[in-house]
RNAcentral holds the sequence, with entries from ENA. Predicted 3D model of a 73-nucleotide RNA (transfer RNA) from a Minisyncoccales bacterium. It matches the Rfam family "tRNA". By type it is a transfer RNA. Taxonomically the source falls in Minisyncoccales (Bacteria, Bacillati, Minisyncoccota, Minisyncoccia).

RNA sequence: GGGCGGAUAGCUCAGUUGGCAGAGCGCAUACUUGACGUGUAUGAGGUCGGGGGUUCAAUUCCUCCUCCGCCCA
Repeated sequence: GGGCGGAUAGCUCAGUUGGCAGAGCGCAUACUUGACGUGUAUGAGGUCGGGGGUUCAAUUCCUCCUCCGCCCA
């Protein structure tokens, strides 16, 4: 230098023929317990890596950039 994949909640990851952003674990509160844990219920937590474009509408499509991984040279 060229090619491919990835970036979404604190962590690990789903997701979408473009139409309300999710799960597990973790966290908070209440109940349960002598207490912890387990269990049950409820809840908080996200500018979906950044800029631009297309569209009535973009996490999703197009484009540029940044970072991470793999391959080729």